[in-house]
RNA sequence: GACUCCGUAGCUCAUUUGGAUAGAGCGCCUGGCUUCGAACCAGGAGGUAGUAGGUUCAAAUCCUACCGGGGUCA
Repeated sequence: GACUCCGUAGCUCAUUUGGAUAGAGCGCCUGGCUUCGAACCAGGAGGUAGUAGGUUCAAAUCCUACCGGGGUCA
């Protein structure tokens, strides 16, 4: 340098070929339980889906460029 895969919550990942309010587990916070903790139970916060454009009535999802990471080739 070329090609290819990936980027969604603090972490690991779903979101079945465009349409319902973007979800789960772990973690975090509050309360309960406990002598105190852990475990367990109940509830809660946390996301502009890498960035910027485009297509569309409608985009995490399709297209383009760029940024970052993995791989193959040179």

Predicted 3D model of a 74-nucleotide RNA (transfer RNA) from Candidatus Doudnabacteria bacterium RIFCSPHIGHO2_02_FULL_43_13b. The coordinates come from a structure-prediction model, not an experiment, and the mean pLDDT is 80. It matches the Rfam family "tRNA". NCBI's taxonomy places the organism under Bacteria, Bacteria candidate phyla, Candidatus Doudnaibacteriota.